[in-house]
Context: one part of a larger RNA
RNA sequence: UGACGGGGACCCGCACAAGCGGUGGAGCAUGUGGUUUAAUUCGAAGCAACGCGAAGAACCUUACCUGAUCUUGACAUCCCGAUGACCGCUUCGUAAUGGAAGUUUUUCUUCGGAACAUCGGUGACAGGUGGUGCAUGGUUGUCGUCAGCUCGUGUCGUGAGAUGUUGGGUUAAGUCCCGCAACGAGCGCAACCCCUAUCUUCAGUAGCCAGCAGGUUAAGCUGGGCACUCUGGAGAGACUGCCAGGGAUAACCUGGAGGAAGGUGGGGAUGACGUCAAAUCAUCAUGCCCCUUAUGACCAGGGCUACACACGUGCUACAAUGGUGAUCAAACAGAGGGAAGCAACACAGCGAUGUGAAGCAGAACCCGAAAAAUCAUCUCAGUUCAGAUUGCAGGCUGCAACUCGCCUGCAUGAAGUCGGAAUUGCUAGUAAUCGCGGAUCAGCAUGCCGCGGUGAAUACGUUCCCGGGCCUUGCACU
Repeated sequence: UGACGGGGACCCGCACAAGCGGUGGAGCAUGUGGUUUAAUUCGAAGCAACGCGAAGAACCUUACCUGAUCUUGACAUCCCGAUGACCGCUUCGUAAUGGAAGUUUUUCUUCGGAACAUCGGUGACAGGUGGUGCAUGGUUGUCGUCAGCUCGUGUCGUGAGAUGUUGGGUUAAGUCCCGCAACGAGCGCAACCCCUAUCUUCAGUAGCCAGCAGGUUAAGCUGGGCACUCUGGAGAGACUGCCAGGGAUAACCUGGAGGAAGGUGGGGAUGACGUCAAAUCAUCAUGCCCCUUAUGACCAGGGCUACACACGUGCUACAAUGGUGAUCAAACAGAGGGAAGCAACACAGCGAUGUGAAGCAGAACCCGAAAAAUCAUCUCAGUUCAGAUUGCAGGCUGCAACUCGCCUGCAUGAAGUCGGAAUUGCUAGUAAUCGCGGAUCAGCAUGCCGCGGUGAAUACGUUCCCGGGCCUUGCACU
């Protein structure tokens, strides 16, 4: 100097408190541990591992196991030889990589050859999801979007170092003001960027329809128009700018006006110096070590999906603020996606779905029904709650759903009557609740990432718990 203290002072944060909803009990989904296994591939491990890498394990993926097979190799360059092909198509054959036969069949040329491709040979080499993240790069998490971390010159101190950065106020902020042996500066803060909330202007189709005309069972359907909505370009707007009070005449604080918005308007992106030898050699790159007829390559089948159990994260419930049915001309979204695609509509089917098929590379067509709403019924029951499990019959994807997919119909109808100790999220369009879309993807979503609808309660306050910042003090550590 730091670090630490069950030392002190000050301050902040859904940290507590005040509230609302959960988890912990049940069933299931999913990840992990453990156990099992021929294999259950590997990594991640308090917060900061555990719906994590994985935005999607039937084969493939796949790295694991069993069995079978190859050895210059599945992939790259070089050398030598041969061929003129190779590819594609057809046939035979294997569990499979593969083998055989047929068919087809190059370019340039100075005719020496060259290029290209395939096959064979030879070794140099290839190859390794093998090890080491404690040899590394790159990337990432975390404290923490916390307000800090430093430097130059000067000054002080023998020196380590201090000062500046402390003090009085103030702020979300080392934000700003004042003071001061300091004066300045840099990385952070803030601003500049994107979305959103209001208005103006320009533009007006594929969007819109106020006025005019036509038209219908109905409909912007048509003429027409660009006023409005909207779309997307350009601007305006908010700055403590104005007023009052407080404050030190400052910074700033409190209240008010006007305003769509008020004091950072709301949200995002943005993550200082550093910490954890934090994570990753399995994204990639890479040093060293190791394997080289195998730790490489290829194929079939299996496994990653096991199951006395334990934990995490979720979904569905235990019901009446509810279940079921009816009403599909019963109302209202936003944001997305669509060509090996989205599919209206018609027909068939109880249904999943099938058959035919218009339109649309999209403000045009389609996905597309938004759901929570309303009315009737049930009348407090293990029920008309709940839906696990199981049986049968089907549908879809795909070479292929046995291990091991999703969906439909009929039947079956477990546990569960609100959850111990404990523990968690959230301060406003938030929590809670309701549905919709997308990525991955042949198929597979209760996960993830987005979107809108309905829409609360509470915050006295900082004594306490947890984490953090600043000053100070002690000190067995540095």

Annotation
A computed fold for a 478-nucleotide part of an RNA from an uncultured bacterium, annotated as small-subunit ribosomal RNA, 3' major domain. The RNAcentral record of the full RNA draws on ENA, Greengenes and SILVA.